RNA sequence: GCCCCGAAAAGCCGAACCCCUGGUAACAGGGGGGUGGAAAGCGGCGGGUCUUUGCGUUGAAGACGACCGAGCUGCCGAA
Numbered sequence: 001g002c003c004c005c006g007a008a009a010a011g012c013c014g015a016a017c018c019c020c021u022g023g024u025a026a027c028a029g030g031g032g033g034g035u036g037g038a039a040a041g042c043g044g045c046g047g048g049u050c051u052u053u054g055c056g057u058u059g060a061a062g063a064c065g066a067c068c069g070a071g072c073u074g075c076c077g078a079a
Stems, first nucleotide, its partner, number of pairs: 005077002012037002017032006035066001041072002045069003048064006
């Protein structure tokens, strides 16, 4: 120095819930809040869940990255 790994400190992110705005909705953005997080960083690629819509059935258009997998990137540092 690198890999596995995750004690400490600093910094970072920000669940539920409440308020405002947008959206038919899932939900998103902002403010408060803080359950928690070492990828709770990034992108809907695969699965999954959810919404709207159509249908006898197969579907169509969307939402979620703090549901899982894979991919890319990445802070600090003991045992």

The RNA shown here (c-di-GMP-I riboswitch aptamer) has 79 nucleotides and comes from a Geobacteraceae bacterium. Its mean pLDDT, the model's own confidence on a scale to 100, is 80.